[in-house]
Context: one part of a larger RNA
RNA sequence: CUGGGCGUAAAGGGUACGUAGGCGGUUUAUUACGUUGAAGGUGAAAUCCCAAAGCUUAACUUUGGAAUGGCUUUCAAAACGGAUAGACUUGAGGUCGAGAGAGGAUAGUGGAAUUUCUAGUGUAGAGAUAGAAUUCAUAAAUAUUAGAAGGAACACCAGUGGCGAAGGCGACUAUCUGGAUCGAUACUGACGCUGAGGUACGAAAGCAUGGGGAGCAAACGGGAUUAGAGACCCCGGUAGUCCAUGCUGUAAACGAUGAGUGCUAAAUGUUGGAAAAAUUUUUUUUUUCAGUGUUAAAGUUAACACGUUAAGCACUCCGCCUGGGGAGUACGACCGCAAGGUUGAAACUC
Numbered sequence: 001c002u003g004g005g006c007g008u009a010a011a012g013g014g015u016a017c018g019u020a021g022g023c024g025g026u027u028u029a030u031u032a033c034g035u036u037g038a039a040g041g042u043g044a045a046a047u048c049c050c051a052a053a054g055c056u057u058a059a060c061u062u063u064g065g066a067a068u069g070g071c072u073u074u075c076a077a078a079a080c081g082g083a084u085a086g087a088c089u090u091g092a093g094g095u096c097g098a099g100a101g102a103g104g105a106u107a108g109u110g111g112a113a114u115u116u117c118u119a120g121u122g123u124a125g126a127g128a129u130a131g132a133a134u135u136c137a138u139a140a141a142u143a144u145u146a147g148a149a150g151g152a153a154c155a156c157c158a159g160u161g162g163c164g165a166a167g168g169c170g171a172c173u174a175u176c177u178g179g180a181u182c183g184a185u186a187c188u189g190a191c192g193c194u195g196a197g198g199u200a201c202g203a204a205a206g207c208a209u210g211g212g213g214a215g216c217a218a219a220c221g222g223g224a225u226u227a228g229a230g231a232c233c234c235c236g237g238u239a240g241u242c243c244a245u246g247c248u249g250u251a252a253a254c255g256a257u258g259a260g261u262g263c264u265a266a267a268u269g270u271u272g273g274a275a276a277a278a279u280u281u282u283u284u285u286u287u288u289c290a291g292u293g294u295u296a297a298a299g300u301u302a303a304c305a306c307g308u309u310a311a312g313c314a315c316u317c318c319g320c321c322u323g324g325g326g327a328g329u330a331c332g333a334c335c336g337c338a339a340g341g342u343u344g345a346a347a348c349u350c
Base pairs, nucleotide, nucleotide: 004321005320006319007304008303012318014201015200016199017198021194022193023192025088026087027086028085029084030083031082033081034080035077036076037075038074039073040072041071042070049065050064051063052062053061054060091191092188093187094185095184096183097182098181103177104176105175106174107173108172109171110154115149116148117147118146119145120144121143125136126135162169163168206247207246208245209244210243211242215241216240220236221235222234223233258317259316260315261314262313263312266295267294268293269292270291271290272289273288274287275286276285277284278283299306300305323350324349325348332343333342334341335340
């Protein structure tokens, strides 16, 4: 390579947009590039393969045949793929209407709580723990009342509820703004799917500059525990956590499950719409579309399990895997301020 795979055995890129490329709905006509058929030319000889013959046999030699991925010419076919011209509406998009949502950005506002400060009341303890100690407190703590300051997070509602491509998003109000869904449709007419490179986004930690700093808290200090304790427990506590701007580009970035399309029993919750019927004045039932759960037929699976939200049955495109260790290391290259990231071996060894 062929072949086989990727939920858990090695293997789905963190996510999206999109270039090239690959693939692509129904229908008419033309064409004849691919495709198919027929005939011709060429494909040197030797070699290889088959059959026969000649040396006593064999090797060897000779004759004939076959074979020779293919290339090419002419004629023909027109189903399929392509191309050209035209038509269509179911894919895709548009228009109108409707409601849902922690989707995003900015500004403002709010209450509870923690801490600190000021003042009052009040007096000897408080706090901590398995038990203690470090610690705080007669310079008046803890407790309690009133007031002030400041930062961060938003109890209840809250729900296998909602929204987002993923990361993720949760007080309230306003402004700006993205997407999806449902219903209607007399519009466009295949405009689609995927996507190597590329671009953008991308938790936490970390980095740079400037702010901010209540609580929490790596490092660090102290008290315990212990044989020791570099820990678990306790008292403190700085980076950081927060904001702005820029960088980093990684995670068990997980559904450990790439994206898209079609098909294949049901039952039962729930979220957002739509329609009809019955009830009666707000409910119920039925149907239907889009999401999100549970159980389960067929089928799949090594099993576990999956099962219309597939890991079933198929097709298209991309990414990835090929024994363990060495190693996500070395070297080189690219990126980064750095930390490091991306790409990514071999010797050796089992």
Small-subunit ribosomal RNA, central domain from Acanthophora spicifera, 350 nucleotides, folded computationally.
The coordinates come from a structure-prediction model, not an experiment, and the mean pLDDT is 88.
NCBI's taxonomy places the organism under Eukaryota, Rhodophyta, Florideophyceae, Rhodymeniophycidae, Acanthophora.
Rfam family: Bacterial small subunit ribosomal RNA. Its family is annotated with ribosome and structural constituent of ribosome in the Gene Ontology.